[in-house]
Transfer RNA from a Bacteroidota bacterium, 72 nucleotides, folded computationally.
The sequence is in RNAcentral, with records from ENA.
Its Rfam family is "tRNA". Rfam describes the family as follows. Transfer RNA (tRNA) molecules are approximately 80 nucleotides in length.
RNA sequence: GGCCUCGUAGUUCAAUGGAUAGAACGGGUGACUUCUAAUCUCCAGAUUCAAGUUCGAUUCUUGACGAGGCUA
Numbered sequence: 001g002g003c004c005u006c007g008u009a010g011u012u013c014a015a016u017g018g019a020u021a022g023a024a025c026g027g028g029u030g031a032c033u034u035c036u037a038a039u040c041u042c043c044a045g046a047u048u049c050a051a052g053u054u055c056g057a058u059u060c061u062u063g064a065c066g067a068g069g070c071u072a
Base pairs, nucleotide, nucleotide: 001071002070003069004068005067006066007065010025011024012023013022018055027043028042030040031039048064049063050062051061052060
């Protein structure tokens, strides 16, 4: 340099054209407890960026950026 795969909460994963983007762990609040732990309640938190297609894009297309792999 060429080709392939991937990019979603702090982390690990769902959602594959139509929702309020969902769950677990983690974080915060409150309850319980003498305190802590455990348990329970509630809350916050994400689609890498830009353009295109579409009535509608996390999803499809193109480019950029980044990560990994194969190859020379």